[in-house]
């Protein structure tokens, strides 16, 4: 260089046009002597970034960046 793909909560994935959830994890209660396990509640993300399409965009276009995978070329 050419093509793909992935980007959403501290991780890990879902969510495919109609104002975002799930699992561990984390906070508090309860239970316990105490912890672990269990129940029960609760914080915590404007969706990589800019722009465009739309009444409406996490979902659709475009361009950027990270990262991952096939090719190609160089040696």
């Nucleotide at each position: 260089c050419g093509g793909g793909g992935a980007u959403u909560a501290g991780c890990g994935c879902a969510g495919u046009g109609g104002u975002a959830g799930c699992g561990c994890g984390c906070u508090c209660g309860c239970u316990u002597u105490g912890g672990g396990a269990g129940c029960g509640a609760g914080a915590g993300g404007c969706c990589g970034g800019c722009a465009g399409u739309u009444c409406g965009a996490a979902u659709c276009u475009g361009c950027c960046a990270u990262c991952c995978c096939c090719g190609a070329c160089c040696a």

Notes
Predicted 3D model of a 75-nucleotide RNA (transfer RNA) from candidate division WWE3 bacterium RIFCSPLOWO2_01_FULL_53_14. The source organism's lineage runs through Bacteria, Bacteria candidate phyla and candidate division WWE3. Rfam family: tRNA. By type it is a transfer RNA. The sequence is in RNAcentral, with records from ENA.